Small-subunit ribosomal RNA, 5' domain from a metagenome, 561 nucleotides, folded computationally. Rfam family: Bacterial small subunit ribosomal RNA. The RNAcentral record of the full RNA draws on SILVA.
Context: one part of a larger RNA
C1' cells in the first nucleotide's frame, strides 16, 4: 500500500447492487417448511332439490253452529337427483429441494482413465402381450380395555391392494455350434429341455346382438399395466497421479497377506465364514500424534509464490449421541421405524411424547451478525388427463454505512478586506470572497397528479389445416383472433408546486509524513507505530486559533499478502 462475512470510538442526508451467527455441531416456547390424485376403490357428513306419509297450526269457504273441507306454514321419517367435508384402502412423491462443516489426511476431493465386475423409478424409441379366476382387509357397524398414547374381539364390504392358474413374442438356466478379443472371457445362432407376466381407468360412435332399460357386447382414441431390446440420465465399484505439520512418532499388522470351498452383493473383492500357507507395509516415511471438509475460486503480488476456501457453483460428510435394519428404482433415510443413552415435557404412577446443523424467533455464551413480514404473480420441483394444488425452494419487502458504486449538502457576483476570534515587533497580519448583501438554479428529501415492464403460458370462446379412425364423433398436433392471471405496488419512472430552505464530519500537524503558533502544565499530568517527548520559554502533553489529509465517512484494533 492492498484486502476483510470484521469489531470498537466519534459522526451520519439519499439511492442502486451485494452482503449479514465466523463463537456453543449449546438448549429450544410458538407458527409454518411435503404433499397430491375422486379419470384406481368402497363409502359418504352437511346443504339444496323432487315425490310421499305422519303430527301440529292455519288464511278462507260451507254450516243443521255440533262441525266439515281446506290454499299454505313448521317439524319428523322415507324417497329422487345434485353437492361433495372429514377420514380410510391404493398409487406416485416424500432419497429432491433447504441447512451445517462436527467428523474425515481418506480413492474423501481434484484430474485422467477402466467396468469383458455393475445397476438405473419417472423420460424417449422399439417388439410382443394385456386371458380367466379366487380369498381377504381397512373404512363402516357392534362389544370392549386404557388417564392418555394407543388398542383388542365379532360382523359385513371394494379396488390399478393381495394370491393361484393359462399363454410365452421374449428373458433366465442348460447343451451344442460359430465368431471375436484384452487374461478371466464377450457376442450371435440352434433346441420336443428348465423356470418365468400383467390391471384396469376414462372419452366418442353407426349398424347388429343381449339387457335388470342404468347399460353391456362390438369398433375406436387417450392414459395406464406386463415381458424384452436400445438410449438418455442418475448411481455404484476399481486404478494412475496430486493433496498440511511433527522422526522429540521407527518399526506396524492376525482377517493381517495369499490360496481353496461355502455364503453374500446390482457387482469385483477377506466383503464374510471354515480350512491351508506365512505372508503383507515401511526411510520414496509405514505406524502413531496434531490440525483440517476438498475443489472451481478469493486476497495479495510485476511474476514466481504466499495466504485462504464466507456468499455463488460442483463433490463429500452429518441430522440430539451411539448402533441397526425395514420399505423402495434409489436411504441404512434432517421434519420414517426399532434399540440403548443423556436431556426436556405429560401422567390417574400403570405408562407415554419429543429432537430448528429448514424459515422466522427465543435463551445462553460472545467484541459481534437481521423480520416470529408478503406472495405462489414469475422461475423451478412434487402430484394430477387437466383445471388445479402444495412449496419459509424461490420471488419480494424490512433491519444493519457491513462492503462497493453513484448523488447531494448549492451556483455566480460580492472589499468599508465589516463584526468577532487568534497572533502581533502594536505598524499590522490572518481566518477571508469566507460571511453579510444582490441575482440565480432546483439534484435528493417534502407535498400533489399521472403511472409501468416483469404476463409468456395453461385454460376458455370463435375459425382454419393435418393426423388417428369405418367416421364429418372423440382425441392429438399446429395456426389465427379475442378473453383471463401481479406479491412487490399506486412502487420504479414522468410532470407540477414551494423553498437555499432539511443534509459534515473525523483524524493528524517533532522526523519517518502533507500540515505552526499562543496559552496552561512543569520528568507531574500525560503522549507514543519506531526514534523518542515532558525536570519553567514543549511546533511531541492538554486547550485554542490556524493549517494539512480524507470525506458520509474518518480513525483505531485484529488478520493475510
Nucleotide at each position: 500500500g492492498a484486502a476483510c462475512g470484521a469489531a470498537c470510538g466519534c459522526u451520519g442526508g439519499c439511492g442502486g447492487c451485494g452482503u449479514g451467527g465466523a463463537u456453543u455441531a449449546g438448549g429450544c416456547a410458538u407458527g409454518c417448511a411435503a404433499g397430491u390424485c375422486g379419470a384406481g376403490c368402497g363409502g359418504g357428513a352437511u346443504c339444496c332439490c323432487u315425490g310421499g306419509a305422519g303430527u301440529u297450526c292455519a288464511a278462507u269457504u260451507c254450516u243443521u253452529c255440533g262441525g266439515a273441507a281446506g290454499a299454505g306454514a313448521a317439524c319428523u321419517c322415507c324417497u329422487u337427483g345434485g353437492u361433495g367435508a372429514g377420514a380410510g384402502c391404493g398409487g406416485c412423491g416424500a432419497a429432491a429441494g433447504g441447512g451445517u462443516g462436527a467428523g474425515u489426511a481418506a480413492c474423501g476431493c481434484g484430474u485422467g482413465g477402466g467396468u469383458a465386475a455393475u445397476u438405473u423409478g419417472c423420460c424417449u424409441c422399439u417388439a410382443a402381450g394385456u386371458u380367466g379366476g379366487g380369498g381377504a382387509u381397512a373404512g363402516c357397524c357392534u362389544c370392549u380395555g386404557g388417564a392418555a398414547a394407543c388398542g383388542g374381539g365379532g360382523g359385513g364390504u371394494a379396488a390399478u391392494a393381495c394370491c393361484g392358474a393359462a399363454u410365452g413374442u421374449g428373458g433366465u438356466a442348460g447343451u451344442u455350434c460359430a465368431u471375436c478379443g484384452c487374461a478371466u472371457g464377450g457376442u450371435g445362432a440352434a433346441c420336443a429341455u428348465u423356470c418365468u407376466a400383467a390391471a384396469g381407468g376414462u372419452g366418442g360412435g353407426g349398424a347388429u346382438c343381449c339387457u335388470u332399460c342404468g347399460g353391456g357386447a362390438c369398433c375406436u382414441g387417450c392414459c395406464g399395466c406386463u415381458u424384452g431390446g436400445a438410449g438418455a440420465u442418475g448411481a455404484a465399484c476399481c486404478c494412475g497421479c496430486g493433496u498440511c505439520c511433527c522422526a522429540u512418532c521407527a518399526g506396524c499388522u492376525u482377517g493381517u497377506u495369499g490360496g481353496u470351498a461355502g455364503g453374500g452383493u446390482a457387482a469385483c473383492g477377506g466383503c464374510u465364514u471354515a480350512c491351508c500357507a506365512a505372508g503383507g507395509c515401511u526411510a520414496a516415511a509405514a505406524c502413531g500424534g496434531g490440525u483440517a471438509g476438498c475443489u472451481g475460486g478469493u486476497c495479495u503480488g510485476a511474476g514466481a509464490g504466499g495466504a485462504u476456501g464466507g456468499u455463488c457453483a460442483g463433490c463429500c460428510a452429518c441430522a440430539c449421541u451411539g448402533g441397526g435394519a425395514c420399505u423402495g428404482a434409489g436411504a441404512c433415510a434432517c421434519u420414517g421405524c426399532c434399540c440403548a443413552g443423556a436431556c426436556u415435557c405429560c401422567u390417574a404412577c400403570g405408562g407415554g411424547a419429543g429432537g430448528c446443523u429448514g424459515c422466522a424467533g427465543u435463551c445462553g455464551a460472545g467484541a459481534a451478525u437481521c423480520a416470529u413480514u408478503c406472495g405462489c404473480a414469475a422461475u423451478g420441483c412434487g402430484c394430477g388427463a387437466a383445471a388445479g394444488u402444495g412449496u419459509g425452494a424461490c420471488g419480494a419487502u424490512g433491519c444493519g454505512a457491513c462492503g462497493c458504486c453513484g448523488c447531494g449538502u448549492g451556483g455566480a457576483g460580492g472589499a468599508u478586506g465589516a463584526a468577532g476570534g487568534c497572533c502581533u515587533u502594536c505598524g499590522g497580519g490572518u481566518c477571508g470572497u469566507a460571511a453579510a448583501c444582490u441575482c440565480c438554479u432546483g439534484u435528493c428529501a417534502a407535498g400533489a397528479g399521472g403511472g409501468a415492464a416483469c404476463a409468456a403460458u395453461c385454460c376458455c370462446c370463435g375459425g382454419g389445416a393435418c393426423g388417428u379412425u369405418a367416421a364429418u364423433a372423440c382425441c392429438g398436433u399446429u395456426u389465427c383472433g379475442g378473453g383471463u392471471u401481479g406479491a412487490u405496488g399506486g412502487u420504479a419512472c414522468c410532470u407540477c408546486u414551494a423553498a437555499a430552505g432539511g443534509a459534515a464530519g473525523c483524524c493528524a500537524c517533532g522526523g519517518c509524513u502533507a500540515a505552526c503558533u499562543c496559552u496552561g502544565u512543569g520528568c507531574c499530568a500525560g503522549c507514543a507505530g519506531c526514534c523518542g517527548c515532558g525536570g519553567u520559554a514543549a511546533u511531541a502533553c492538554a486547550g485554542a486559533g490556524g493549517u494539512g489529509g480524507c470525506g458520509a465517512g474518518c480513525g483505531u484494533u485484529g488478520u493475510u499478502c